[in-house]
RNA sequence: GAGGAUGUAGCUUAGUAGGUAAAGCGUUCGCCUGUCACGCGAAAGAUCGCGAGUUCAACCCUCGUCUUCCUCG
Repeated sequence: GAGGAUGUAGCUUAGUAGGUAAAGCGUUCGCCUGUCACGCGAAAGAUCGCGAGUUCAACCCUCGUCUUCCUCG
């Protein structure tokens, strides 16, 4: 330099004919217990790497760009 893949909550992931973002773990609060742990209930937390475009509507499609990884030279 060329090609491919990847990026979503603190972490690991889901979301795939475009229809308004979900779960587990973690965190906080409450219940339970003499206390902790376990268990149960609830809450907070991501405008989806960044920028732009298409569309009534974009995590999803298009373009650019950046990170990480793989392959080729």

About this RNA
Model confidence (mean pLDDT): 81 of 100. Predicted 3D model of a 73-nucleotide RNA (transfer RNA) from Oltmannsiellopsis viridis. The RNAcentral record of the sequence draws on ENA. The source organism's lineage runs through Eukaryota, core chlorophytes, Oltmannsiellopsidales, Oltmannsiellopsidaceae and Oltmannsiellopsis. It matches the Rfam family "tRNA". Rfam classes the family as a transfer RNA.